[in-house]
RNA sequence: GGAUGAACGCUGGUAGUAUGCCUAACACAUGCAAGUUGAACGUUUUUAUUAACAUAAAAAAGUAACGUACGGGUGAGUAAUAUGCAAGUUAUCAAAGCUCAGGUAAGGAAUAACAUGUGGAAACAUAUGCUAAUGCCUUGUAUUGCGGUUUUCCGUAAAAGAUUUUCGCCUGGGCAUGAGCUUGUACUUGAUUAGCUUGUUGGUGAGGUAAUGGCUUACCAAGGCUGUGAUCAAUAGCUAGUUUGAGAGAAUGAUUAGCCACAUUGGAACUGAGACACGGAACAGACUCCUACGGGAGGCAGCAGUGAGGAAUAUUUCACAAUGGAUGAAAGUCUGAUGAAGCAAUACUACGUGGAGGAAGAAGGCCUUUGGGUUGUAAUCUCCUUUUCUCAUUGAAGAAUAUAUGACGGUAAUUGAGGAAUAAGCAUCGGCUAACUUCGUGCCAGCAGCCGCGGUAAUACGAGGGAUGCAAGCGUUAUCCGGAAUUAUUGGGCUUAAAGCGUUUGUAGGCGGCUUAGUGUGUUUGGUGUUAAAUAUUGAAGCUCAACUUCAAUUUCGCAUUGAAAACUACUAGGCUUGAAUAUUAUAGAGGUAAAGGGAAUUCUUAGUGUAGCGGUGAAAUGCGUAGAUAUUAAGAAGAACACCAAUGGCGAAAGCACUUUGCUAGGUUAAUUAUUGACGCUGAGAAACGAGAGCUAAGGUAGCCAAUCGGAUUAGAUACCCGAGUAGUCUUAGCUGUAAAUGUUGGCAAUUAAGUGGUGCAUACGUGCUGCUGUAGCGAAAGCGUUAAAUUGCCCGCCUGGGGAGUAUGCUUGCAAAAGUGAAACUCAAAGGAAUUGACGGGGGCUCGCACAAGCGGUGGAGCAUGUGGUUUAAUUCGACGAUACGCGAAGAAUCUUACCUGGGUUUGACUUGUCAAGAAGUCUUCUAAAAGAAGAUGUGCCUUUUGGAACUUGAUAGAAGGUGGUGCAUGGCUGUCGUCAGCUCGUGUUGUGAAAUGUUAGGUUAAGUCCUGUAACGAGCGCAACCCUCUUUUUUAGUUAUCUUUUUGAAUUCUAAAAAUACUGCCAAUUAAAGUUGGAGGAAGGUGAGGAUGAGGUCAAGUCAUCAUGCCCCUUAUAUCCAGGGCUACACACGUGCUACAAUGUUUAGGACAACGGGUUGCAAAUUUGUGAGAAUAAGCUAAUCCCUUAAACCUAAACUAAGUUCGGAUAAUAGGCUGCAACUCGCCUAUUUGAAGUCGGAAUCGCUAGUAAUCGCCAAUCAGAAUGUGGCGGUGAAUACGUUCUCGGGCCUUGUACACACCGCCCGUCACGUCGAGAAAGUUGGUUAUACUUGAAGAAAAUCGUCUUAAAUUGGGAUCUUUCUAAAGUAUAGUUGAUGAUUUUGACGAAGUCGUAACAAGGUAGCCGUACU
Repeated sequence: GGAUGAACGCUGGUAGUAUGCCUAACACAUGCAAGUUGAACGUUUUUAUUAACAUAAAAAAGUAACGUACGGGUGAGUAAUAUGCAAGUUAUCAAAGCUCAGGUAAGGAAUAACAUGUGGAAACAUAUGCUAAUGCCUUGUAUUGCGGUUUUCCGUAAAAGAUUUUCGCCUGGGCAUGAGCUUGUACUUGAUUAGCUUGUUGGUGAGGUAAUGGCUUACCAAGGCUGUGAUCAAUAGCUAGUUUGAGAGAAUGAUUAGCCACAUUGGAACUGAGACACGGAACAGACUCCUACGGGAGGCAGCAGUGAGGAAUAUUUCACAAUGGAUGAAAGUCUGAUGAAGCAAUACUACGUGGAGGAAGAAGGCCUUUGGGUUGUAAUCUCCUUUUCUCAUUGAAGAAUAUAUGACGGUAAUUGAGGAAUAAGCAUCGGCUAACUUCGUGCCAGCAGCCGCGGUAAUACGAGGGAUGCAAGCGUUAUCCGGAAUUAUUGGGCUUAAAGCGUUUGUAGGCGGCUUAGUGUGUUUGGUGUUAAAUAUUGAAGCUCAACUUCAAUUUCGCAUUGAAAACUACUAGGCUUGAAUAUUAUAGAGGUAAAGGGAAUUCUUAGUGUAGCGGUGAAAUGCGUAGAUAUUAAGAAGAACACCAAUGGCGAAAGCACUUUGCUAGGUUAAUUAUUGACGCUGAGAAACGAGAGCUAAGGUAGCCAAUCGGAUUAGAUACCCGAGUAGUCUUAGCUGUAAAUGUUGGCAAUUAAGUGGUGCAUACGUGCUGCUGUAGCGAAAGCGUUAAAUUGCCCGCCUGGGGAGUAUGCUUGCAAAAGUGAAACUCAAAGGAAUUGACGGGGGCUCGCACAAGCGGUGGAGCAUGUGGUUUAAUUCGACGAUACGCGAAGAAUCUUACCUGGGUUUGACUUGUCAAGAAGUCUUCUAAAAGAAGAUGUGCCUUUUGGAACUUGAUAGAAGGUGGUGCAUGGCUGUCGUCAGCUCGUGUUGUGAAAUGUUAGGUUAAGUCCUGUAACGAGCGCAACCCUCUUUUUUAGUUAUCUUUUUGAAUUCUAAAAAUACUGCCAAUUAAAGUUGGAGGAAGGUGAGGAUGAGGUCAAGUCAUCAUGCCCCUUAUAUCCAGGGCUACACACGUGCUACAAUGUUUAGGACAACGGGUUGCAAAUUUGUGAGAAUAAGCUAAUCCCUUAAACCUAAACUAAGUUCGGAUAAUAGGCUGCAACUCGCCUAUUUGAAGUCGGAAUCGCUAGUAAUCGCCAAUCAGAAUGUGGCGGUGAAUACGUUCUCGGGCCUUGUACACACCGCCCGUCACGUCGAGAAAGUUGGUUAUACUUGAAGAAAAUCGUCUUAAAUUGGGAUCUUUCUAAAGUAUAGUUGAUGAUUUUGACGAAGUCGUAACAAGGUAGCCGUACU
């Protein structure tokens, strides 16, 4: 995608044609579905006529005849006594029908109905009496039938009449049609069903049948079927067809048609032409109903209908008008067959729900960037039409047949009127897949076919709008085919993805070299018969079209039969040598097996020498040793294995095979004048043989090694890895087992297809074997294979079909056992897997860099204090920052303010913005109050002006709107940190690869550098590196006041200032190199990027910040906004980070003396002077600064004191008294003086910074700032030590390797245990179904037998009953098989966001991993 006898959900206008219990072959109330004939027969009743007899009509039951075996239903059984196709029947039958021939004579006795009784509840039964026939019987006839035979013969067998032009009856032949039987062939699954069969297979006799036949029986023989699947089990009506598919096929068997089977269940029979009989009878079982309990009745799988079951399937309708059937001479009767209607969108088909115009692009809805867009010509509106609808008119065909006859039906159709009137839904819109937005929800509710969606911006949930698809339907579910080459005949695979048996020999089977002749099996081709109809296809025709119906043609691939051909195949009879095999002589080899011999080593024993250790490990210990070890010397014993040669080598079917020699023995290669056989071949289901190691049985043997086991270590633990011991075992013999990652992960044989180069044989040819490497074509998903194929072909075998469950369960076979072989399902997942790619990672490798280590210097960690953080506390201790990359961080400075926090008091269009209106200038002062706010009072009247008013400001009202340091840094912008100033990150074109990607960017050198050079399928380019920029160092030029100097000035040489230039480029020399470059040297102020700064590629960390700012969304709006006062951010048991000061003599103190730079200054810096011990104060010159001030730099130098002490070190803490700033110094500032004088004597584990003007040390300045630095940013002074080097630690870069990682090792992942759910197995048993066997009993019925007894109107060589035997349904008993259900308990598997224990695997996964086996 197509389909359906469908069902469910929502919806629903009309018509036609079809279809409609798929489930319980479950049970059925009620009605109907098979009768007809009076022209076969007698009787009864009623009616009419008649006086009556009688006649006529109608009805009823009965005798008789035909039918009831058709038609209709269902699919339980059945895997073949079925069905389909093709044959056979000389082995058969037949009512009715057609046809031919002949006949139809003479008699007879009963009986139902009916009448009268009896029994019984009923059903019904029974006795007596009467009667008819086309009912029954006897006799006769027979050119025919049947049987026999002596075949010119013998025996035997018939008949029915009624009515009047006919229909019948009997016998025989033929036809048509129908039926029976037989044969071949086709026809589901299972081997976890491998052997089955005793009337079984065949024969003879007999019986039986319509007929053949073990169909039945007696006897004889021992056969018959089966790997081409018997038997058994499961499932199933078969076919034409139907659905799908390009086809081959696959699935299916409703309706229609053919056949079969069945009729409540199970046997068995009667009648009949036909039945073992759906609406017949007998019997048995189950069930239902009636009953007077004695006994009876029943069978919808006919049509309707009911109950039940189920997701689910219709009316207790009309008519015999048509078609067909039964019967009848016929009219006719009967017919739930059939024709029709009813119900159902169940399916198919057709039609409609209006058409044309129409922009103010209406309103409303929805969206919006607020401009608009969309719904949308859609609607309204104007004009038109009437299929459909409603009403009315006319009104069929179907009728054959002259008349009559229509259920459907007043239906189809026709005409007219009315009025757009009566008529649209369903699903979907993340991708597959056509169609997008808003709101709600917030891993919730929910969706989902697969992938998946939903955790606050959901095109995926729900709703709205819009859109898409189909349309009286639409969607969902179920099932089948297709796609699926995903069981592959057409048309797949097996090195690594699933898949080659461990190897060989060989049976059946399959396949098979060259050539001649014949046959005609397969093969090809013609004729004949059959292959039902319907269906299908094509072409026509009829219903208005179509669906539907009809006609014609085609198709029906096959089978049977009969001709022809002879290439190939097959068969038969011959021939050949190339395939295969054999002979002779040589030839290589750890081929096999048995025996003998050998030396080295190890261990043990003995003896000697000798003395304290040995041994072992990462380090140790257990162990051995003064009873003398280890070591060493000599001798002896034992068992196992065979160094070097040795290899990429050799042999073998594989497993496997190695000291030497010998015996026996198998296979292979090659060469030769050659010779022999003559297709003898290849493969190989079953089968057989061999088959490492471990393991098992028995007997030996046991040196070393060594599962188990015991100790010692290691460890959190260590049932391990390491160490010391050590038993099975390892060895031999005889058996068993039969498995391995038994691997080349590659079955065997044959042929064909480039080269080059090794090894090893025979050999010496230009050969021929074996074994390797590289590689072309080709193949392959790629890796790779490539004459030793994974290439191209042929033949044969084995095996595979998503992962797990599982090589498990169960059954069977083998085995002493262990186990091996064969080998599922339920359930569960959406993957598992292969090869390669890019990254990342590794307790992988290589190269390399960095104050990374090392070498040094100085610190931190200990003390006190400062400061930040955690914690705790608190009304509050506002918030943020947390490894590196938070913690003297945001904060370049919290007493108020700041301030976001707390307490208390206030305000509500508000502290802030805009418009309008009104009033008032603004403002200042006083009182109340803690303060703000508010109230009251006083004061004030400015500026411009056209004199109305206006500007700014204050207050009030009003409108839109304010405000938020509230949340989300995981919605964001911007900014920032870090890797890292590490050398990287990319692109275009080209090329390679199926592709991801690669190449370039790798390689060899070199560099600080992806810096440069060389090479190179790459050539170029971009962002980074470097350079350009700033500062410092040198020089020159220019300029020079307020600097400096000289000076009397002029002035500009020096210092300095500040502008412009210059200089450095591996430029020169030497060595070295292919070059790039490197090393050394010269010159130079400076030398190899001269020093420092700014500058931070692409990316990483959902890194940091919503509290700088901006901003989406959410939240608050008399409060999470806003104002104020006070408090808090400064708390304090404690812990950490960063610092300061120290512990002292390289020092401290006192006195004196010397030398800077960067900077700042008018709300300011402030000299000098005075004053104070001092902080400071008073007064005040100068300076908007190269001018004045801050500003005395300190370390340093000189002199003196101190003398190793808790000190003249250290300064915390504290007291008192002062100073400064500021409304304010209590919480909570800084400074000064005097006094006080704590810890601390160089700091554990650990850890930080620094490579030169650097570390260390010394002071100075600035920002912030009213005040408040030990912090931060700058400045200069003094001024070191060390670097062998890259093993190690940390981090980075490049290449390579492994990977089961890709959220990328903070990865992945295994197993036990615990919990829950689900599935399965085992299990003492329990309980069903089913099959078979044996026995018992045995209804009805049939057959046999028939002595006796009874019965009969005819038929007496007869019929029936009774009795006996055989067969036999059901039932019972027992045993066995098979298959279900259930079962305490138990085993196992799968699954399940966050359980426990460890860490086995993936990297060398930290002991390489894995396979088989054994032990624990």

A computed fold for a 1416-nucleotide RNA from Trachelomonas sp. Tukuba080509E, annotated as small-subunit ribosomal RNA. The RNAcentral record of the sequence draws on ENA and SILVA. Its mean pLDDT, the model's own confidence on a scale to 100, is 83. Its Rfam family is "Bacterial small subunit ribosomal RNA". Taxonomically the source falls in Trachelomonas (Eukaryota, Euglenozoa, Euglenophyceae, Euglenaceae).